[in-house]
Context: one part of a larger RNA
Molecule: small-subunit ribosomal RNA, central domain
Organism: Paraburkholderia phenazinium
RNA sequence: CUGGGCGUAAAGCGUGCGCAGGCGGUCCGCUAAGACAGAUGUGAAAUCCCCGGGCUUUAACCUGGGGAACUGCAUUUUGUGACUGGCGGGCUAAAGUAUGGCACAGGGGGGUAGAAUUCCACGUGUAGCAGUGAAAUGCGUAGAGAUGUGGAGGAAUACCGAUGGCGAAGGCAGCCCCCUGGGCCAAUACUGACGCUCAUGCACGAAAGCGUGGGGGACCAACAGGAUUAGAUACCCUGGUAGUCCACGCCCUUAACGAUGUCAACUAGUUGUUGGGGAUUCAUUUCCUUAGUAACGUAGCUAACGCGUGAAGUUGACCGCCUGGGGAGUACGGUCGCAAGAUUAAAACUC
Numbered sequence: 001c002u003g004g005g006c007g008u009a010a011a012g013c014g015u016g017c018g019c020a021g022g023c024g025g026u027c028c029g030c031u032a033a034g035a036c037a038g039a040u041g042u043g044a045a046a047u048c049c050c051c052g053g054g055c056u057u058u059a060a061c062c063u064g065g066g067g068a069a070c071u072g073c074a075u076u077u078u079g080u081g082a083c084u085g086g087c088g089g090g091c092u093a094a095a096g097u098a099u100g101g102c103a104c105a106g107g108g109g110g111g112u113a114g115a116a117u118u119c120c121a122c123g124u125g126u127a128g129c130a131g132u133g134a135a136a137u138g139c140g141u142a143g144a145g146a147u148g149u150g151g152a153g154g155a156a157u158a159c160c161g162a163u164g165g166c167g168a169a170g171g172c173a174g175c176c177c178c179c180u181g182g183g184c185c186a187a188u189a190c191u192g193a194c195g196c197u198c199a200u201g202c203a204c205g206a207a208a209g210c211g212u213g214g215g216g217g218a219c220c221a222a223c224a225g226g227a228u229u230a231g232a233u234a235c236c237c238u239g240g241u242a243g244u245c246c247a248c249g250c251c252c253u254u255a256a257c258g259a260u261g262u263c264a265a266c267u268a269g270u271u272g273u274u275g276g277g278g279a280u281u282c283a284u285u286u287c288c289u290u291a292g293u294a295a296c297g298u299a300g301c302u303a304a305c306g307c308g309u310g311a312a313g314u315u316g317a318c319c320g321c322c323u324g325g326g327g328a329g330u331a332c333g334g335u336c337g338c339a340a341g342a343u344u345a346a347a348a349c350u351c
Stems, first nucleotide, its partner, number of pairs: 004322003007305002012319001014204004021197003025091007033084002035080005040074003049067003052063003095191005100185003106180007113157001118152007128139002165172002209250006218244002223239004261318006269296011300307002324351003333344004
């Protein structure tokens, strides 16, 4: 390489969009590039096979006799028209558009609300408060903690709230307004294969981290102190800076997980639940249907665990990836980055 694989053994890119490429519904006509069939030419000799001959007892061996074969090649030639391709013309089941509804923490911007913490001012008031397994550090007679009134500021939105909803993923939650994306359902009408996948590419991408400028209530790496302990660079306590927040610009990683690529078709059921629709009932009742989201389970699959119409079943299209453990996701080189580092990615050696 072929083959075999990728939920957990090595292996699905974090996610999407998408050029090239690959693949592509249904009917008719034409074509003849692919394809298939025939002819022709060629395919040295030897070898292999068959017939004959030679030596020799046969076989092996030899053959300068004959045949067959050489499964191949050809910008040669003649056909075929099912299939693939090409050209032309149709179709409606894929895909899409319009009309009417619906749900939604989908995204961006602006505003606003109430609880709580902290701080400030003033009033009441007096000796403790806080903290722990127990303490101490800490705060407090310069009046704390408690309580009342007023004010400032930042961050997050209890209950509702849910194996609930939305989003491609990351992710998204008080309420209101503006802008905006996608989805689902029903019935018609229209376009008519306009599709699927996608190397390179482009975009998005938690947290931490970085740059500049703001902000700073609470929490809190680092740090300091108090404890614990044999020690305690920890767990516990008192403090506390970066950071967490905002704007703009970077970084581009993760157990970025369903550890399960995307799309399509087919293959028993049962029970919940969310959105839409249609029947039905005295009823907020019952049933059907469609798109999600969960629990079980038949066939089948699986090494087992388990999966099971939302497949890990049965198939097709396209992409990505794997090939013993360590060395190593490392070195070197390239690319990217302000840096941290990211990405691409070996070998010696060793078991």